[in-house]
RNA sequence: CGGUGAGAAGGGCAAACCCGGUGCGAGCCGGAGACGCAAAGCCACGGGGCCCCAGGGGUCAGCCGGGCUACCGAA
Numbered sequence: 001c002g003g004u005g006a007g008a009a010g011g012g013c014a015a016a017c018c019c020g021g022u023g024c025g026a027g028c029c030g031g032a033g034a035c036g037c038a039a040a041g042c043c044a045c046g047g048g049g050c051c052c053c054a055g056g057g058g059u060c061a062g063c064c065g066g067g068c069u070a071c072c073g074a075a
Stems, first nucleotide, its partner, number of pairs: 004073002012037002018031005035062001041068003045065003048060005
């Protein structure tokens, strides 16, 4: 440096439900809350789901694939 993953260490993120806000909606933001996650960090490029519309557009990366970046160090 690359691969690799939890036997670890320090930590990180945060599902559902509830409250408030926002949006036609899917959904998103904040609070609370933890189902889980070794990329559950980022990207809407491909597939797919969902919403609005029926020219099309939006949304979901914690659905699958792909790309970029990254902490630690047992085998």
The RNA shown here (c-di-GMP-I riboswitch aptamer) has 75 nucleotides and comes from Arthrobacter sp. The RNAcentral record of the sequence draws on Ribocentre. Rfam family: c-di-GMP-I riboswitch aptamer. From the family's description: GEMM was predicted in a large-scale screen for bacterial structured RNA regulatory elements.